[in-house]
RNA sequence: GAUUUCGUAGCUCAAUGGCAGAGCACUGGUCUGUUAAACCAGAAGUUGAAAGUUUAAGUCUUUCCGGAAUCG
Numbered sequence: 001g002a003u004u005u006c007g008u009a010g011c012u013c014a015a016u017g018g019c020a021g022a023g024c025a026c027u028g029g030u031c032u033g034u035u036a037a038a039c040c041a042g043a044a045g046u047u048g049a050a051a052g053u054u055u056a057a058g059u060c061u062u063u064c065c066g067g068a069a070u071c072g
Base pairs, nucleotide, nucleotide: 001071002070003069004068005067006066007065010024011023012022013021018055026042027041028040029039030038048064049063050062051061052060
């Protein structure tokens, strides 16, 4: 340099073009002599950036940024 692939909550990952979710972690509560565990509830997202297509984009297209792999 070329090709392919990935980027979504603090972390690990889902989501067939049709309301962005789960587990763990975090916060509050119940329980407990206290903590932990268990149970209930809650908060946390500019879906890497910018454009395009579409009634509608995390998803499709383009460029850029970052990571990985392969080739040179």